Predicted 3D model of an 84-nucleotide RNA (c-di-GMP-I riboswitch aptamer) from a soil metagenome. The sequence is in RNAcentral, with records from MGnify. The model forms 95% of the base pairs in the Rfam consensus.

RNA sequence: GAUAAGGGCAAACCCGGUGAAAGCCGGUGACGCAAAGCCAUGGAUCUAAGACCUGUGAUGGGUUAAGACAGCCAGGCUGCCGAA
Numbered sequence: 001g002a003u004a005a006g007g008g009c010a011a012a013c014c015c016g017g018u019g020a021a022a023g024c025c026g027g028u029g030a031c032g033c034a035a036a037g038c039c040a041u042g043g044a045u046c047u048a049a050g051a052c053c054u055g056u057g058a059u060g061g062g063u064u065a066a067g068a069c070a071g072c073c074a075g076g077c078u079g080c081c082g083a084a
């Protein structure tokens, strides 16, 4: 960053697996993506098993990330093609 070439990734839904959940993995499928390749360092967001607080006759309620999210925003690392 061009209506170029060759390629790449794959949202939602559905199915299977996994997990307490958020989510993740595989299949299917394309909403989109020029870093939608990689890294949870900062912020945001999601979840709340465990822990703590609290309550009921019982089921409960609240707080919390050490769990997630890279397709939320920054930051870091790496990288294909490329005309005028």
Stems, first nucleotide, its partner, number of pairs: 001081001008033002014027005031071001037077003041074003045068002050064005